[in-house]
SAM riboswitch aptamer (S box leader), 106 nucleotides, folded computationally. The prediction has a mean pLDDT of 82.
RNA sequence: CUCUUAUCAAGAGAGGCUGAGGGACUGGCCCUAUGACGCCCAGCAACCGCGGAGCAAUCCGAAAUGGUGCUAAUUCCAGCAAGGUAUUUACCUUGGAAGAUGAGAG
Numbered sequence: 001c002u003c004u005u006a007u008c009a010a011g012a013g014a015g016g017c018u019g020a021g022g023g024a025c026u027g028g029c030c031c032u033a034u035g036a037c038g039c040c041c042a043g044c045a046a047c048c049g050c051g052g053a054g055c056a057a058u059c060c061g062a063a064a065u066g067g068u069g070c071u072a073a074u075u076c077c078a079g080c081a082a083g084g085u086a087u088u089u090a091c092c093u094u095g096g097a098a099g100a101u102g103a104g105a106g
Stems, first nucleotide, its partner, number of pairs: 001106008013041001015040003021031003025079004042071003047067002050061004075098001080095006
C1' cells in the first nucleotide's frame, strides 16, 4: 500500500509544555490567543489478547503494570442512488461510496 471482515447515535481534562492552526478530501458549517495542532500526564472504552460457558456461532466477566484505539459537534452535515413529506427555499428515511479504528491475509 492492497484485499477480507467487524464497528462507527454511548463514553472520556476548565491539568502541564508549546505556540497557529484544525475538523481526511470537495462544498458547507464550525472550533481556535477565554489559546488550535502536537507532545506529556490524566481519563474513556473494551477491538485483539486474558478468565469462564459452549461442538460452534456466540454469550458472560475483569482490566491499565499486555497490543492498539479514542477523549468539540452522529464519521459535524452533505457529496452517489432510491423512496417519502412539502411541492419556493426545504425536510425525512433507506442503501451505497468515501473515511476512521481493530483483527486477519498478501